[in-house]
Molecule: Fluoride riboswitch aptamer (crcB RNA motif)
Organism: Myroides guanonis
RNA sequence: CAAUUAAUAGGCAAUGAUGUCUGCCUUGAACCGCCUCAGUGCUAAUGACGUCUACAAAAAA
Numbered sequence: 001c002a003a004u005u006a007a008u009a010g011g012c013a014a015u016g017a018u019g020u021c022u023g024c025c026u027u028g029a030a031c032c033g034c035c036u037c038a039g040u041g042c043u044a045a046u047g048a049c050g051u052c053u054a055c056a057a058a059a060a061a
Base pairs, nucleotide, nucleotide: 009026010025011024012023013022016052017051018050019049020048021047033042034041
């Protein structure tokens, strides 16, 4: 200096916060939605589940 293994840790999963689970990445990484020649285009607050907040629709009080 390089490789491997183990331990510990950090980061990430198209718009917010938090808990759990799952998966991925080890910093030149994981990740950064779809349609259109183009747009004053479209869906979604999740990777999955629960709660809160924002937004949309309907009904009741």